Description: A computed fold for a 72-nucleotide RNA from Panacagrimonas sp., annotated as transfer RNA. It was read from a public genome assembly. The coordinates come from a structure-prediction model, not an experiment, and the mean pLDDT is 84. The organism belongs to Panacagrimonas, within Bacteria.
């Protein structure tokens, strides 16, 4: 350079038009002599940035950036 997938919560990741989710992490509580399991409950998101279609975009189009494979 060119092609294909991906960017969603701290970390892995789901969702693919009409109120943003789960697991593990993080905090409090319960349990325990403690401590680990376990059980209950809280916080945390600019859905990569910009346009654009739509009544309405994480989700459809475009473009840039970034990260991965592959071809040169």
């Nucleotide at each position: 350079g060119g092609a294909u997938g991906g960017u969603u919560a701290g970390c892995u990741c789901a969702g693919c038009g009409g109120u943003a989710g789960a697991g593990c992490a993080u905090c409090g509580c319960c349990u325990u002599c403690a401590c680990a399991c376990g059980g209950c409950g809280g916080g945390g998101g600019c859905c990569a940035c910009a346009g654009g279609u739509u009544c309405g975009a994480u989700c459809c189009c475009u473009g840039u950036a970034c990260c991965a494979u592959c071809c040169a």